The RNA shown here (transfer RNA) has 71 nucleotides and comes from a Haliangiales bacterium. The organism belongs to Haliangiales, within Bacteria. Rfam family: tRNA. By type it is a transfer RNA.

[in-house]
RNA sequence: GGGGACGUAGUCCAAUGGGAAGACACCGCGCCCGCAACGCGGUGAUGAGGGUUCGAUUCCCUCCGUCUCCA
Numbered sequence: 001g002g003g004g005a006c007g008u009a010g011u012c013c014a015a016u017g018g019g020a021a022g023a024c025a026c027c028g029c030g031c032c033c034g035c036a037a038c039g040c041g042g043u044g045a046u047g048a049g050g051g052u053u054c055g056a057u058u059c060c061c062u063c064c065g066u067c068u069c070c071a
Stems, first nucleotide, its partner, number of pairs: 001070007010024003018054001026042005047063005
């Protein structure tokens, strides 16, 4: 310098164009003499900018970052 993959919550990970699911963690309540465990409930996320579309996590472009291959 060139090619490819990826970027979603504090962490891990779904969602292949129709309002973002789950687990752990965190908070509250219940249970308990108390703690843990367990049960119920709750808060919190699409790397940045632009484009296409009635509608974008999803498709296109640029940039940033990580991993990987070639030179």